[in-house]
């Protein structure tokens, strides 16, 4: 130094150009003598950063950060 993948809610991930979602986890309530689990219900998003295409972008495009991976350079 270049070449692939990755970047979305606390966590793990989804979502092939038209209202951002789903487990788990938080909170309320409802069961229990309690507690967990069950049910019922709420809350949670600069979709990595700026641009660019487009009526319209999480999505397509380009740059640039972070991160992981390979390869080269080093001695």
């Nucleotide at each position: 130094u270049g070449g692939c993948g990755u970047g979305u809610a606390g966590c793990u991930c989804a979502a092939u150009g038209g209202c951002a979602g789903a487990g788990c986890a938080u909170c309320u309530g409802u069961c229990u003598u309690a507690c967990a689990a069950g049910c019922a219900g709420a809350a949670u998003g600069u979709c990595g950063u700026c641009a660019g295409u487009u009526c319209g972008a999480u999505u397509c495009u380009g740059a640039c950060c972070a991160c992981g991976u390979c390869a080269a350079c080093c001695a």
A computed fold for a 75-nucleotide RNA from Gammaproteobacteria bacterium SG8_11, annotated as transfer RNA. The RNAcentral record of the sequence draws on ENA. Its mean pLDDT, the model's own confidence on a scale to 100, is 80. It matches the Rfam family "tRNA". It is annotated as a transfer RNA. The source organism's lineage runs through Bacteria, Pseudomonadati, Pseudomonadota and Gammaproteobacteria.